Annotation:
A computed fold for a 96-nucleotide RNA from Sphingomonas sp., annotated as Glycine riboswitch aptamer. Its mean pLDDT, the model's own confidence on a scale to 100, is 76.
RNA sequence: GAGGCACGCGCGGGAGAGUGUAGCGGGCCACGGCCCGCCGCCGCCGAAGGAGCAACCGCCCCGGAAUCUCUCAGGUCACAGGACCGCGCGAGCCGA
Numbered sequence: 001g002a003g004g005c006a007c008g009c010g011c012g013g014g015a016g017a018g019u020g021u022a023g024c025g026g027g028c029c030a031c032g033g034c035c036c037g038c039c040g041c042c043g044c045c046g047a048a049g050g051a052g053c054a055a056c057c058g059c060c061c062c063g064g065a066a067u068c069u070c071u072c073a074g075g076u077c078a079c080a081g082g083a084c085c086g087c088g089c090g091a092g093c094c095g096a
Base pairs, nucleotide, nucleotide: 003094004093005092007090008089009088010087011086012085013084018042020041021040023038024037025036026035027034028033043076044075045074049072050070051069052068056064057063
C1' cells in the first nucleotide's frame, strides 16, 4: 500500500400475503351494533432465523452457497420488522 473479504455502529432505500371466523377481556353506543387487545381455527405470503439441493463449485466420496425449494419459526391495514443494496465511521484478515 490499489483493491478484496467478512464484522459492528449510524444514515438512506427496501417486497409479498385476511376488511375471514369461534371464544375471552376492554372501550364506545342512537342498544342495531362498532372498535381495540389476547388466544384458537381456516386461508394466504416468502425477504428475520431455520431446513433442502437439480444445475454449479469442489479431483471422487464427503462437502458448499442463493433472492431457488419447504414453510418449523415468522409474517398477513399502518407502524414496526425486514433479506438485500448504497454511503460514512470503526476495527480485523488477505493482498497487486